Two RNAs folded together computationally: RNase P RNA and transfer RNA, 442 nucleotides in total. It holds a member of the Rfam family "Bacterial RNase P class A". From the family's description: Ribonuclease P (RNase P) is a ubiquitous endoribonuclease, found in archaea, bacteria and eukarya as well as chloroplasts and mitochondria. By type it is a ribozyme.
[in-house]
RNA sequence: CGGGGUGAUGAGACGAUCGCGCUCCGCUUAGGCGGGGGGAGGAAAGUCCGGACUCCAUAGGGCAUGGCGCCUCGUAACGCGAGGGAGGAGUAAUCCUACGGAAAGUGCAGCAGAAAAUAUACCGCAUCUUUUCUUCGGAAUAGGUGUAAGGGUGAAAUGGUGAGGUAAGAGCUCACCGCCUUGGUGGUAACAUCAAGGGCAUGGCAAACCCCGCCAGGAGCAAGGCCAAAUAGAAAGACGUUUGAGGACGGCCCGUCCGAGUCUUCGGGUAGGCUGCUUCAUCUCUUCCGGCGACGGGAGAGAGAGAUAAAUGAUCGUCAUACCCCUUCGGGGGGAGGACAGAAUCCGGCUUAUGAUUCACCCCGACCU
RNA sequence: GCGCUCGUAGCUCAGGGGAUAGAGCAACAGACUCCGAAUCUGUAGGCCGGUGGUUCGAUUCCACUCGAGCGCA
Numbered sequence: 001c002g003g004g005g006u007g008a009u010g011a012g013a014c015g016a017u018c019g020c021g022c023u024c025c026g027c028u029u030a031g032g033c034g035g036g037g038g039g040a041g042g043a044a045a046g047u048c049c050g051g052a053c054u055c056c057a058u059a060g061g062g063c064a065u066g067g068c069g070c071c072u073c074g075u076a077a078c079g080c081g082a083g084g085g086a087g088g089a090g091u092a093a094u095c096c097u098a099c100g101g102a103a104a105g106u107g108c109a110g111c112a113g114a115a116a117a118u119a120u121a122c123c124g125c126a127u128c129u130u131u132u133c134u135u136c137g138g139a140a141u142a143g144g145u146g147u148a149a150g151g152g153u154g155a156a157a158u159g160g161u162g163a164g165g166u167a168a169g170a171g172c173u174c175a176c177c178g179c180c181u182u183g184g185u186g187g188u189a190a191c192a193u194c195a196a197g198g199g200c201a202u203g204g205c206a207a208a209c210c211c212c213g214c215c216a217g218g219a220g221c222a223a224g225g226c227c228a229a230a231u232a233g234a235a236a237g238a239c240g241u242u243u244g245a246g247g248a249c250g251g252c253c254c255g256u257c258c259g260a261g262u263c264u265u266c267g268g269g270u271a272g273g274c275u276g277c278u279u280c281a282u283c284u285c286u287u288c289c290g291g292c293g294a295c296g297g298g299a300g301a302g303a304g305a306g307a308u309a310a311a312u313g314a315u316c317g318u319c320a321u322a323c324c325c326c327u328u329c330g331g332g333g334g335g336a337g338g339a340c341a342g343a344a345u346c347c348g349g350c351u352u353a354u355g356a357u358u359c360a361c362c363c364c365g366a367c368c369u
Numbered sequence: 370g371c372g373c374u375c376g377u378a379g380c381u382c383a384g385g386g387g388a389u390a391g392a393g394c395a396a397c398a399g400a401c402u403c404c405g406a407a408u409c410u411g412u413a414g415g416c417c418g419g420u421g422g423u424u425c426g427a428u429u430c431c432a433c434u435c436g437a438g439c440g441c442a
Stems, first nucleotide, its partner, number of pairs: 001365008012319007020039001022037006041340001045351002048349005053220004060254004065216005070084005085099001086097004100211002105209002107205002122151002124147006131140003159177006178200001179198008224275004233266001235265005246258003280304001282303009323334004370441007379394004387425001396412005418434005
């Protein structure tokens, strides 16, 4: 210098005026007036996971159903994160992986192909028999037997390579590799490695059913609590009143509790306010200790929206920056607000969307010293 | 806000791993008719919302995403 990888930075800062909604203080009979304070995000999003919180019973037992799935840690918890293992991609830095079980069972594999999971015999190879021909070496034809080396089909063909062996072949035998079993060693473990034995049995698919292990009771702030307002049901139908309907918001059974009404259809009325509500597993900065790390423990300082059809906006000034121009390379001048997007009970994650910039470290190649 | 469901031909729907994805209506052409409707015959029309993954193979299974619809005091 070129190419590549990883991690971070970042979403302008300050001030003034007007406006919007929240809140506190003061004045005011009330309406209102004056002053102070704070007012969107890294994803507030998707609602995909996990919790807190609330109600149902204190959340019980079993089945079903759903989810997760290498190991060990972290965490309130997780399907998240960290470190490691195995496999894969790359020259490397580094990255990716829904990664339990296919020698418990069931199932699936179209077309092609001889055969698609108990292996098989289409061509081929070898051999035996029949018939024909013969240059008497053999060749052809039909059938039987052996064979899995070779051909061809397929996504996939029943260990791989080499040697021996054989009529031709074959784990038939041997060496190495792979696989399986047993044992030793290292490691918390996943796993790694070594030795001995086995001649290969055990192909693929579990984001097919399923098996194994673990987890899950249900519903969700329109939860839930309180106040106010409203009134048209002798309406129709079904079930039921101790022989128990129905309910305890998901499917069934048991158990427990409540229980005299409940459900459906049609019709009618009210749809306002308060609370839950925003300060906690909280965030930022500085710093100490433990840990490879995620993270845990401690000290100090600072910060903190709460609307309800839904506020968080606009203008101006100063500064800084991207960017542009000039340059004597010291600097000087000009100078935008543009991305994705908009809190709605609250947290921890994941995923998705997102304009421009800068920095640090690492790898590969070329050149120079 | 919270919870749930669905995207397949112009419209309404089947198909839930295996050949060129079907059906009804609609469209187009032909037959019938003096003409039209009805009827009969035939034809065309689909990247199965999008992207990625699992699998030999995906409309179908899984993940993410886009769009549409429904319920609630």